[in-house]
RNA sequence: CGCUGACAAAGGCAAACCACGGGUAACCGUGGGACGCAAAGCCAUGGGUCCCAGGCCACAGGGCUUCGGAGAUCGCCAGGCUGCCGGA
Numbered sequence: 001c002g003c004u005g006a007c008a009a010a011g012g013c014a015a016a017c018c019a020c021g022g023g024u025a026a027c028c029g030u031g032g033g034a035c036g037c038a039a040a041g042c043c044a045u046g047g048g049u050c051c052c053a054g055g056c057c058a059c060a061g062g063g064c065u066u067c068g069g070a071g072a073u074c075g076c077c078a079g080g081c082u083g084c085c086g087g088a
Stems, first nucleotide, its partner, number of pairs: 003087003012037002017032006035075001041081003045078003048073003051069002053066005
């Protein structure tokens, strides 16, 4: 440097849910809490999903769409950047 992750050690993160706060919403922050995670560290670049707005279709629940959003999600996947410990 590349590969790899056992039932090892030191430590890390923290889903659902609850409280408070923010946001039209998706969702986010803090605290509690742990389902999980070897990148569950970081980046919305490609795809996906979701929200809001507009448009089209249907008009019964809804469906499709956008050279719309300094939208949301990196704990959906891919890609990029960085990184702890062990193993061969």
A computed fold for an 88-nucleotide RNA from a Gemmatimonadota bacterium, annotated as c-di-GMP-I riboswitch aptamer. Taxonomically the source falls in Gemmatimonadota (Bacteria, Pseudomonadati). The sequence was found by an Rfam model in a public genome assembly.